[in-house]
Molecule: small-subunit ribosomal RNA
Organism: uncultured Muribaculaceae bacterium
RNA sequence: AGAGUUUGAUCCUGGCUCAGAUUGAACGCUGGCGGAACGCUUUACACAUGCAAGUCGAACGGUAACGCGGAGAGAAGCUUGCUUCUCUCCGGCGACGAGUGGCGAACGGGUGAGUAAUACAUCGGAACGUGUCCGCUCGUGGGGGACAACCAGCCGAAAGGUUGGCUAAUACCGCAUGAGUUCUACGGAAGAAAGAGGGGGACCCUUUUUAGGGCCUCUCGCGAGCGGAGCGGCCGAUGACUGAUUAGCCGGUUGGUGAGGUAACGGCUCACCAAAGCAACGAUCAGUAGCUGGUCUGAGAGGACGACCAGCCACACUGGGACUGAGACACGGCCCAGACUCCUACGGGAGGCAGCAGUGGGGAAUUUUGGACAAUGGGCGCAAGCCUGAUCCAGCUAUUCCGCGUGUGGGAAGACGGCCUUCGGGUUGUAAACCACUUUUGUAGAGAACGAAAAGUCUAUUGAUAAUACCGAUAGAUGAUGACGGUACUCUAAGAAUAAGCACCGGCUAACUACGUGCCAGCAGCCGCGGUAAUACGUAGGGUGCGAGCGUUAAUCGGAAUUACUGGGCGUAAAGGGUGCGCAGGCGGUUGAGUAAGACAGAUGUGAAAUCCCCGAGCUUAACUCGGGAAUGGCAUAUGUGACUGCUCGACUAGAGUGUGUCAGAGGGAGGUGGAAUUCCACGUGUAGCAGUGAAAUGCGUAGAUAUGUGGAAGAACACCGAUGGCGAAGGCAGCCUCCUGGGACAUAACUGACGCUCAGGCACGAAAGCGUGGGGAGCAAACAGGAUUAGAUACCCUGGUAGUCCACGCCCUAAACGAUGUUAACUAGUUGUUGGGAAGUGACAUUCUCAGUAACGCAGCCAACGCGAGAAGUUAACCGCCUGGGAAGUACGGUCGCAAGACUAAAACUCAAAGGAAUUGACGGGGACCCGCACAAGCGGUGGAUGAUGUGGAUUAAUUCGAUGCAACGCGAAAAACCUUACCUACCCUUGACAUGUCAGGAAGCUCUUGUAAUGAGAGCGUGCCCGCAAGGGAGCCUGAACACAGGUGCUGCAUGGCUGUCGUCAGCUCGUGUCGUGAGAUGUUGGGUUAAGUCCCGCAACGAGCGCAACCCUUAUUGUUAGUUGCCAGCAUUAAGUUGGGCACUCUAGCGAGACUGCCGGUGACAAACCGGAGGAAGGUGGGGAUGACGUCAAAUCAUCAUGCCCCUUAUGACCUGGGCUACACACGUGCUACAAUGGACGGUACAACGAGUCGCAAGACCGCGAGGUUAAGCAAAUCUCUUAAAGCCGUUCUCAGUUCGGAUUGUAGGCUGCAACUCGCCUACAUGAAGUCGGAAUCGCUAGUAAUCGCGGAUCAGCAUGCCGCGGUGAAUACGUUCCCGGGUCUUGUACACACCGCCCGUCAAACAAUGGGAGUGGUGUUUACCAGAAGUCGUUAGCCUAACCGCAAGGAGGGCGGCGACCACGGUGAGCACCGUGACUAAUGUUAAGUCGUAACAAGGUAGCCGUACCGGAAGGUGCGGCUG
Repeated sequence: AGAGUUUGAUCCUGGCUCAGAUUGAACGCUGGCGGAACGCUUUACACAUGCAAGUCGAACGGUAACGCGGAGAGAAGCUUGCUUCUCUCCGGCGACGAGUGGCGAACGGGUGAGUAAUACAUCGGAACGUGUCCGCUCGUGGGGGACAACCAGCCGAAAGGUUGGCUAAUACCGCAUGAGUUCUACGGAAGAAAGAGGGGGACCCUUUUUAGGGCCUCUCGCGAGCGGAGCGGCCGAUGACUGAUUAGCCGGUUGGUGAGGUAACGGCUCACCAAAGCAACGAUCAGUAGCUGGUCUGAGAGGACGACCAGCCACACUGGGACUGAGACACGGCCCAGACUCCUACGGGAGGCAGCAGUGGGGAAUUUUGGACAAUGGGCGCAAGCCUGAUCCAGCUAUUCCGCGUGUGGGAAGACGGCCUUCGGGUUGUAAACCACUUUUGUAGAGAACGAAAAGUCUAUUGAUAAUACCGAUAGAUGAUGACGGUACUCUAAGAAUAAGCACCGGCUAACUACGUGCCAGCAGCCGCGGUAAUACGUAGGGUGCGAGCGUUAAUCGGAAUUACUGGGCGUAAAGGGUGCGCAGGCGGUUGAGUAAGACAGAUGUGAAAUCCCCGAGCUUAACUCGGGAAUGGCAUAUGUGACUGCUCGACUAGAGUGUGUCAGAGGGAGGUGGAAUUCCACGUGUAGCAGUGAAAUGCGUAGAUAUGUGGAAGAACACCGAUGGCGAAGGCAGCCUCCUGGGACAUAACUGACGCUCAGGCACGAAAGCGUGGGGAGCAAACAGGAUUAGAUACCCUGGUAGUCCACGCCCUAAACGAUGUUAACUAGUUGUUGGGAAGUGACAUUCUCAGUAACGCAGCCAACGCGAGAAGUUAACCGCCUGGGAAGUACGGUCGCAAGACUAAAACUCAAAGGAAUUGACGGGGACCCGCACAAGCGGUGGAUGAUGUGGAUUAAUUCGAUGCAACGCGAAAAACCUUACCUACCCUUGACAUGUCAGGAAGCUCUUGUAAUGAGAGCGUGCCCGCAAGGGAGCCUGAACACAGGUGCUGCAUGGCUGUCGUCAGCUCGUGUCGUGAGAUGUUGGGUUAAGUCCCGCAACGAGCGCAACCCUUAUUGUUAGUUGCCAGCAUUAAGUUGGGCACUCUAGCGAGACUGCCGGUGACAAACCGGAGGAAGGUGGGGAUGACGUCAAAUCAUCAUGCCCCUUAUGACCUGGGCUACACACGUGCUACAAUGGACGGUACAACGAGUCGCAAGACCGCGAGGUUAAGCAAAUCUCUUAAAGCCGUUCUCAGUUCGGAUUGUAGGCUGCAACUCGCCUACAUGAAGUCGGAAUCGCUAGUAAUCGCGGAUCAGCAUGCCGCGGUGAAUACGUUCCCGGGUCUUGUACACACCGCCCGUCAAACAAUGGGAGUGGUGUUUACCAGAAGUCGUUAGCCUAACCGCAAGGAGGGCGGCGACCACGGUGAGCACCGUGACUAAUGUUAAGUCGUAACAAGGUAGCCGUACCGGAAGGUGCGGCUG
């Protein structure tokens, strides 16, 4: 620091996802040790049990327990006066239960419910309090009365209570004094205290005399004050969450005066007065939330969080309340109310773990009912000490962080095993084994800490003192003390011994193979894998990463510049408000002076500690801890500066405005008026149609239409001018005239003197449609009706037609309200139009300059590109509005507005991984332009109708083997199915096999006969080859037998493949290198102008060249020369029946080599080109005709059954042999060809002329026989020699005479022939007889452009036999082409696109089904809150003399004061009514979303077949249609 994902590819926009770090975590698998931390995030849910706050006897009365001492009694032992034991008594001593009293319990510990401000953080402030502590001042005198404990009695189950009596104090209460204090009318008044302990030489007192006091002294305490420290209370400023679908809130409310209250200010409370106060800089309300230091992340700015540690706050079962006290409205206190739990004798009581442990519950989830006060700290105490679940430790948990280990070195036969394999090997892998070594951790044993120092006591010295007491200081000794813990640590021993897993391996992202599975099972963070060869599932081997952990899940930040302060945008991607005016707000021209709010500078205070950072130090290191420093962006204070901003005062004129002059204009409002046209009405003329359409029909018309003439009526709109012309803020504005009125431009420079710009909220205007009331209504025209079209047609088309369109007044307030571009100001090249004004200039026009508009190009610059470009989308400034993935949705709910329609404001759940912009290449278009082709047209002949042939489908069958299926399957594979072929079926039969190789044994091979349907089984007989070798023998080849490797498969997959082939298409295309252009995909070249059969050639051109195609080279045919003449030929000579023979090679012909044709020549056209047209010559003329030749590619095109081949499958069978059958069947449908339907013909007779070919398992002459097919015999020929071989149509005659025929020949019968082992299923031919359909073929459709079509025959392959098929050959031999509008196919350019599997594309809506979340909903349940009323516990305050009453006063009566009770005020819980808000649930209902293959249509994308879209209204199963206005996207 980035990456993946939208596309065929590209750039951009934009979301989603990943890699990082982190956690109080949880879950899965696994788990050796140690250190340091952390550990109920959920139910502020309920809690059993134990502990968590006591202490002081040096405050007190005391003595329940314990101990000591003393006294008494008893017992035991005996040493006879000692010891021990028991009991009783004595508070004398140590101590001490309960009690009085003091201090503490308000700290420490927990939790985060509440709280959006009574809180917190930072910085300030003034009107306060303060126990203990510190400093200072002054005191501490003298009295009194009680109450607990205790005793006695009573009540109660208990908790507890009550009556009477005794008693102490540092408890309580007066009196005195009062320096200071408080109050004051300045005279005065008010107001305190407590003692306890230690020591003591004199002196004094005593009824405890060994004692107790006085007195002195020391210490501690007590009281009154003044100050301090620390702590606390109060006030202010600033800061820090969300929502405006919460906009107004507030009644002690805001202020004042007075009073009360408080420690203190204050509406804190009350009375009266005033009517204020808060709020768009967000009041009020609602939701959420403890705040901070900090923590996590981040480069930072930020964002998220607020566990542990630290500061503050709040709370303590829920709500209320006060008491005590220095401090509380009090976690382990009290009272009341409520809920819950427990005890109960039913009468009544008790309780509060959000202290530490622990239990239940909840939950994904969070520990021991441990040890110790040794240390640190706290409370009490003079102290010893006691208490302390604070704390320090230990236990549990891989929860986190840190450290260590699970061995180290050597070791190649590269072992075994595993896995893979191309079978060679590779890999696991120096890994293991094996050898040598080490011993951390663990185990066992031994030693063994730091943390501990004080206080106290004693001694010594010293200060103070009367003092050798006490107290203080110093030193020494003592005190001696460790929960952790026999722990850390150290040493020793044995021994590699005690110790490795988890995730991943398609890309992102490091790491690959095999098997299994077969859109199944499954995976998945995103993209996506899986449908028989899965690096993506599962397993294994191997590998990669981390490692006592590893993964997953959840969560936060980052990446995300994806809320943009740093640091984004708004023409088309999301995004400029429809337009203007304008308050608040923001911003603001030149200049002078002042000021110092902002700003800037250094200084001071603060910013707790911890944390982070730096430097050191301590644990073996680290984590961790300690010391020091830095930092803490902030706030405050005071000082300074005066440039800039602000503020105040003054000046200016360049902004803005006013004036004066001139000008243009569909700017607005009102009134009047004009002509053309349409329709209607009246009358006339006139007669059969008119109107309408693609074509029609509905409609109108003989009751007289349309047409035409005249006259009249009415409403609406204003032709020409008219224009990328004008005006207006926008919407918008158009005949002409008049009136009223707004704005603008230019010129001038007189006036004002910053008066300006923008603008949330606000106000005004705002097309069309629509609404209300009243008019009006000619035309047009939603709805509606009818007619057409159509599968349907709720549409497009037609005929009608109502709202509406028009006017007045009032609403509505939206549009593609668009330049999809907010307003204002400044700056930044030019060119060309046009509107309005001005200046210069001219004789007048030209022309030039300038201001304000409005257009077209274009530089720089900008932009993703398209494009924008002084009228910016450039460069800047000010202000406003708006955006943040697509859908759900501009929807729901709420609110505001509206008569309504609806408008404005405006979400979420859920769902997807895209949606989108611009441009590129293709493909496509019922887009355009150009061009070609038997593509159409012009012709000729067919098919489609008939019979039969053949192939296919279908149906049938035991089988009808398989394949080919639009063109591009269908007389195709098949150039020959009776057996064979043959792959299919039936029956029989074989298992190393019918066929190949290898091993062993034997034998030559082979032939003949009998039986069986055959294969085969059984039997019998005959027989001995080739090579080497004298021979023996060996070898090759063949056969038989045996066993195993293996053979075999026309079994599957042509969608695993090779090869070969078809097709577009013999169409003219398809590409590359370098260069250039573009961010890029790509473009250019290859486009353009001509031309061609052609990307053929020429010209031009940011292209220049090249390749595969085209053409040519090849074969054949047409002419000719030459060479060569046999089997060919024959002109002349001779000869014959005959080129038969002699002779010849001139000719024909044959087959080798050549020549020839190239737009070469001429004329014209063209651009001086390429080329085209015409002509000459020539056998042939513009590629002469024909063939072979098939670019890049397309169709997962065809073929596993030609062959080859991967994988899979069968192996006594899916292999092999064989008999018979089938492939030949037949209601039917289709394709292709044959023969016909006749006279251009049939039949009969005569007669003429070919070419290509084939032949020894053959072609066969001739002769004879047969009506014939054919038979018998047989010459010739391995072929220019012989044979097939008479070509036929044609020509010359005769006959038939238009008919189902003398046409046509199917079918059938009989008799024959040929081939073959065999002709039944199932061959071909012949003769005689029979003589079917058919009289030229519907819709539709095929071939052909010249030696072609048509027509006629001939040959060949296959083949024993069997063509109407196929492949060839020649004979005769036409017609037509104006032309490219249309159909089909193709090519080039261009255009549109929402297509890219590419139009057989994409895609919209209803309906039906499943699922999901949501809205409405009669209601219903709950929570919160407001308000009114009722009620009113405890408590406080006030009041009251009913009852009671120790201290003080009084001689007393009584009083003061107090308590109880009563009453009043406030008030919690509770109750009733009415609202408001929120949450849950709800029959039914609505719209939405999602879901391989449901239904109906076809709306959109191409001119999408009616251009689309926006707003609105009506209508319709649905997409949608139509009207009106608008936009071009």